[in-house]
RNA sequence: GGCAGAGUAGACGUUAUGCGUAAAGUGUUAGGAGAUGGGAAGUUGCUCCUAAACGAAGAAUUUAUUCGCGAUGUAACGUUGCGUCCGCUGCA
Numbered sequence: 001g002g003c004a005g006a007g008u009a010g011a012c013g014u015u016a017u018g019c020g021u022a023a024a025g026u027g028u029u030a031g032g033a034g035a036u037g038g039g040a041a042g043u044u045g046c047u048c049c050u051a052a053a054c055g056a057a058g059a060a061u062u063u064a065u066u067c068g069c070g071a072u073g074u075a076a077c078g079u080u081g082c083g084u085c086c087g088c089u090g091c092a
Base pairs, nucleotide, nucleotide: 002091003090004089005088010080011079012078013077014076015075016074017073018072019070020069021068028052029051030050031049032048033047034046038086039085040084042082058067059066060065061064
């Protein structure tokens, strides 16, 4: 040098456990900041902060529980997951 491969941020699903249902959260828009394969630069995407607009499914009974509901939080597991250069692993 050649061929093949692994690994990020994250996404989805299942299970468990919370929160809300007296509306927080999620989602949308604008501005700002940050992290993002082992290294370099970096797009999509992601996270956080501020502001704005929008906006919901409750029911049963034993009255504090159950069954639901929410683009709901977290954890575990599974599936999936870097375009470039270098590095790493395997093969010849």

THF (Tetrahydrofolate) riboswitch aptamer, 92 nucleotides, folded computationally. The prediction has a mean pLDDT of 78. Its Rfam family is "THF (Tetrahydrofolate) riboswitch aptamer". The literature on the family includes a 2011 paper in Proc Natl Acad Sci U S A by Huang et al., "Long-range pseudoknot interactions dictate the regulatory response in the tetrahydrofolate riboswitch". Of the family's consensus pairs, 94% are formed in the model. It was read from a public genome assembly, where an Rfam model found it.